[in-house]
RNA sequence: CCAGACGGCCGGACGGUCGCGGUCCUCGCAAGAGGGUCGAGGAAAGUCCGGGCUCCACGGUGAAAAGGCGGUGGGUAACGCCCACCGGGGGUGACCCUAGGGACAGCGCCACAGAGAGCAGACCGCCCUUGCAGCUUCGGCUUCCGGGGUAAGGGUGAAAGGGUGGGGUAAGAGCCCACCGCGGACCGGGCGACCGGGACGGCAUGGCAAGCCCCGCCUGGAGCAAGCUCGAAUAGGGACCACGCGCCUUUCGGGGCAGGGCUCACCGGCCCAGUGGUCCGGGUAGAGCGCGAGAACCCGCCAGCAAUGACGGGUCCAGAGGAAUGACCGUCCAGGGCUGCGGCCUGGACAGAACCCGGCUUACAGGCCGUCUGGCAUU
RNA sequence: UCCUCGGUAGCUCAGCUGGUAGAGCAGCCGGCUGUUAACCGGCGGGUCGCAGGUUCGAGUCCUGCCCGAGGAGCCA
Numbered sequence: 001c002c003a004g005a006c007g008g009c010c011g012g013a014c015g016g017u018c019g020c021g022g023u024c025c026u027c028g029c030a031a032g033a034g035g036g037u038c039g040a041g042g043a044a045a046g047u048c049c050g051g052g053c054u055c056c057a058c059g060g061u062g063a064a065a066a067g068g069c070g071g072u073g074g075g076u077a078a079c080g081c082c083c084a085c086c087g088g089g090g091g092u093g094a095c096c097c098u099a100g101g102g103a104c105a106g107c108g109c110c111a112c113a114g115a116g117a118g119c120a121g122a123c124c125g126c127c128c129u130u131g132c133a134g135c136u137u138c139g140g141c142u143u144c145c146g147g148g149g150u151a152a153g154g155g156u157g158a159a160a161g162g163g164u165g166g167g168g169u170a171a172g173a174g175c176c177c178a179c180c181g182c183g184g185a186c187c188g189g190g191c192g193a194c195c196g197g198g199a200c201g202g203c204a205u206g207g208c209a210a211g212c213c214c215c216g217c218c219u220g221g222a223g224c225a226a227g228c229u230c231g232a233a234u235a236g237g238g239a240c241c242a243c244g245c246g247c248c249u250u251u252c253g254g255g256g257c258a259g260g261g262c263u264c265a266c267c268g269g270c271c272c273a274g275u276g277g278u279c280c281g282g283g284u285a286g287a288g289c290g291c292g293a294g295a296a297c298c299c300g301c302c303a304g305c306a307a308u309g310a311c312g313g314g315u316c317c318a319g320a321g322g323a324a325u326g327a328c329c330g331u332c333c334a335g336g337g338c339u340g341c342g343g344c345c346u347g348g349a350c351a352g353a354a355c356c357c358g359g360c361u362u363a364c365a366g367g368c369c370g371u372c373u374g375g376c377a378u379u
Numbered sequence: 380u381c382c383u384c385g386g387u388a389g390c391u392c393a394g395c396u397g398g399u400a401g402a403g404c405a406g407c408c409g410g411c412u413g414u415u416a417a418c419c420g421g422c423g424g425g426u427c428g429c430a431g432g433u434u435c436g437a438g439u440c441c442u443g444c445c446c447g448a449g450g451a452g453c454c455a
Stems, first nucleotide, its partner, number of pairs: 001375010012332007020039008041350001045361002048359005053223004059267003066219005071085005086100001087098004101214002106212002108208003123154002125150005131144001133142003162180006181203001182201002186197004227289004237280007246257004259272004294316001296315005302309002333348001335346004380451007389404004398435001406422005428444005
């Protein structure tokens, strides 16, 4: 210098004028006026996970159904998140990806091709051989039909019952041997996943569980339109009175069978039912609370590889109804274009709170910083 | 705020438990007819919404996004 990997940060700055929302102070009987102060984000987004908070349920079935998670250790209020490590895969490398328990509990699937696809398979080939025939240098050799052996080779496939090499054999085969792989024990290291080692076993039934399933672990339901207080109209609810009361049965006391509801399901238990009149309470519109001093932010220091945690000091930082959080001017800062090098023009990413936090994911013009890798050149 | 469904040819839809993506209409070409329509024969046309993963193999299974449609939210 070129190409790349990883991590972090910013994402217009300053000043002026006018305007908008919250809150405080002063003046004013009030309407309002003046002044102070605060006023979007790293994602406020998608609403995908986990919590706080609030209400409901909580007699039993028993975490059974349903849903989710899945290497190990740690962090956290919790998580499907984060950190560190292990195994597998990719890259020359920095580094990246990884839903990564179980396939001798069971069921299911493995298309096409191929001889054979699941307690495997002789299509070609290789080898032995009966018979017939041919040739013959009489030792044998060969074609064809048949019988048998063989999983080394060819061929099919994503996958063919360990791989490579040697020995062995009629030809072959873990049949035997060496190395590698694999298996169950043993020894050593590590908290652990796991790693390393030598001996033994001759290899023993492949893959898919993001197919059903099995094992272990987690989850009660709903959501700020939660929920609480005050409360119009209309509709509906309860009590009392009058009339009336699903079906079957009845000894007129009642019994049985249906239907609906009680915040996933089942059992148990409880409750309910039509019309009119009088009275009563709940609740809707509306108003207020919930509503922001918190798993908060900044600085320092300590523990830890890190995620993170402890301690000390400091700060108060939007809150509403769906609506506010802006516009203009000047000077500069990046970016783009044209230059006659003096300048001129253009122009500012994604996007915008609404109960609040911790994550994940997605969108994002452009810029800055740090660590590291490979290549080339030079010293 | 909570929940459900869908996206496949130009249009409307199939594709069941993974194995070379189909149907109807539309379009084009040819035939029939004096001509057109109808009818008959043939043909072309697909990022299966996007990206990643599981698998030998994905429209189908899983995850994350994008777009569209619909529903619920007092009154025992």

Two RNAs folded together computationally: RNase P RNA and transfer RNA, 455 nucleotides in total.
Rfam match: Bacterial RNase P class A. It is annotated as a ribozyme. Rfam's curators write: Ribonuclease P (RNase P) is a ubiquitous endoribonuclease, found in archaea, bacteria and eukarya as well as chloroplasts and mitochondria. Its family is annotated with ribonuclease P activity, dimeric ribonuclease P complex and tRNA processing in the Gene Ontology.